[in-house]
RNA sequence: GGAGCCAUGGCUCAAUGGAUAGAGCACCGGUCUACGGAACCGGGGGUUGAAGGUUCGAGUCCUUCUGGCUCCG
Numbered sequence: 001g002g003a004g005c006c007a008u009g010g011c012u013c014a015a016u017g018g019a020u021a022g023a024g025c026a027c028c029g030g031u032c033u034a035c036g037g038a039a040c041c042g043g044g045g046g047u048u049g050a051a052g053g054u055u056c057g058a059g060u061c062c063u064u065c066u067g068g069c070u071c072c073g
Base pairs, nucleotide, nucleotide: 001072002071003070004069005068006067007066010025011024012023013022018056027043028042029041030040031039049065050064051063052062053061
């Protein structure tokens, strides 16, 4: 220098262009317990990396940028 993949709650990951972006773990509260853990019940937390574009509608498609990983030279 060229190419590919990835970026979504604290973490690991889902989500066919279409209903209010979900799950597990973690965290908080409650029940239980002598206390704690486990179990059960409930709850909060996301500008979907940034900026534009396409579309009636974008986490998803297109462009540029940023960061990470890998390959080629």